[in-house]
Formats: sequence, structure tokens, C1' cells
RNA sequence: GCCACCGUGGCUUAGCCCGGUAGAGCGCCUCCUUGGUAAGGAGGAAGUCGGGGGUUCAAAGCCCCCCGGUGGCUCCA
Repeated sequence: GCCACCGUGGCUUAGCCCGGUAGAGCGCCUCCUUGGUAAGGAGGAAGUCGGGGGUUCAAAGCCCCCCGGUGGCUCCA
């Protein structure tokens, strides 16, 4: 340099193909339960969906550019 895949709450990720209310598990906070803790139960907070632009009534999902990560290929010293 080229190619492929990936980027979504603190962490791990689903959803993207086929546009239509952003979900789950773990963690965190509050409460119940206990003499206390763990376990269990109830409730809650937390997301510029990597960034920008475009298309559209409407974009996490489509198009373009860019950034980062992983893997592969190739070249030079």
C1' cells in the first nucleotide's frame, strides 16, 4: 500500500441482510427479606449506535469520506 471483518449503556453483545418506539446478560444504585452477609425478590439510572456529510416523512441499518481495532496478502530497507 491492498483486501476482509469489527466499532451499539461501565463490560460482553443482539438488532443491520429487508429503514419505522434502541434491547439483553453481567455490573452499578435504591428498597424488601436477614441479627448481619451472600443468595433470592421488586424497582431504577446509565446509549451523540466510532466521527462528519448525503438520501428519506423517518437512518444503528442505505450511499460517500474519515478515524480506530483485528486478521490476511504484497513490497522496500
A computed fold for a 77-nucleotide RNA from a Candidatus Heimdallarchaeota archaeon, annotated as transfer RNA. Its mean pLDDT, the model's own confidence on a scale to 100, is 81. Lineage of the source: Archaea > Promethearchaeati > Candidatus Heimdallarchaeota. Rfam family: tRNA. Rfam describes the family as follows. Transfer RNA (tRNA) molecules are approximately 80 nucleotides in length. The sequence is in RNAcentral, with records from ENA.